[in-house]
RNA sequence: AUCUCAAUGGCGCAAUGGUGGCGCUAAGGACUUAAAAUCCUUCGGUUGUGAGUUCGAGUCUCACUUGGGAUA
Numbered sequence: 001a002u003c004u005c006a007a008u009g010g011c012g013c014a015a016u017g018g019u020g021g022c023g024c025u026a027a028g029g030a031c032u033u034a035a036a037a038u039c040c041u042u043c044g045g046u047u048g049u050g051a052g053u054u055c056g057a058g059u060c061u062c063a064c065u066u067g068g069g070a071u072a
Stems, first nucleotide, its partner, number of pairs: 001071007010024004018055001026042005048064005
């Protein structure tokens, strides 16, 4: 330099173009003499940035940024 893959809560990952969820962590509660385990509830997302397409974009298109891989 070229090609390619990825970027989503604090962390790890989901999500057919149509209300963005799950697990862990955190907070509170139930249970227990107490604790552990278990169960319930809650908090936490401008979906990497900026444009475009669309009635509607996490998803499709383009550019950029960052990281991984391949080739030279």